């Protein structure tokens, strides 16, 4: 000076599903609260395979699955991807 991995800040991209219905409030707005039915999966969370373990118990992944949570105009959020920077680890 550069390589790889992990984590973090920042920037960019980033899907899906009712602008549903009823009631109350209202500054009469696409807002707030409560209820009802219908949906979505890519915050988070739960579950499972092969395999591991002598056996049992157990361990064990996801973009799979469940929809608890979250979400269903816009905004916000958003797994994941890319980039700058920083820290740590490894190797050269």
């Nucleotide at each position: 000076a550069g390589c790889a991995g992990u984590c973090g800040c920042c920037g960019g991209g980033g899907a899906g599903a009712g602008a549903u219905c009823c009631g109350c409030a209202u500054c009469c707005g696409a807002u707030g609260c409560g209820g009802a039915c219908g949906c979505c999966g890519a915050a988070g969370g739960g579950g499972c395979a092969a395999g591991c373990c002598a056996c049992c118990c157990g361990c064990c992944a996801a973009u799979c699955u469940c929809u608890c949570a979250g979400g269903c105009a816009g905004a916000a959020g958003g797994a994941c991807c890319c980039g700058u920077c920083g820290a740590c680890u490894g190797g050269g």